[in-house]
RNA sequence: UUCAGUAAAAGGCAAACUUAUUGAAAAAUAAGGACGCAAAGCAACAGAUCUAAAGCGCCUCGGUGCAAGGAUGGCUGUGCUGCCUGA
Numbered sequence: 001u002u003c004a005g006u007a008a009a010a011g012g013c014a015a016a017c018u019u020a021u022u023g024a025a026a027a028a029u030a031a032g033g034a035c036g037c038a039a040a041g042c043a044a045c046a047g048a049u050c051u052a053a054a055g056c057g058c059c060u061c062g063g064u065g066c067a068a069g070g071a072u073g074g075c076u077g078u079g080c081u082g083c084c085u086g087a
Base pairs, nucleotide, nucleotide: 002087003086004085005084012037013036017032018031019030020029021028022027035074041080042079043078045077046076047075048072049071050070055066056065057064058063
C1' cells in the first nucleotide's frame, strides 16, 4: 500500500420509543434508551425516497394541483479520511 473480516482485545456510533426544544411539514438537536453497524466517520455530487412552506395555478373559498431553495449519509453509488486483527 492492497485485499479480507472467521475469532479476539481496546474502544466507537446509536434504530424504535419517551421527554424537551426548533420547524408549515419532512425532520433535526439534547437527554434517556439499544434495533442494529467495520466506516452507522465526513461530503447532498448522481440516482432514490420523504415533506410541500414561500411561489404559481384551479376552486364550490372548504380545499386542491404543481413546486426544493427543505430533509434522509441508518437507501444506493461516488469522493475523502480512519481503529483493530489476519493475509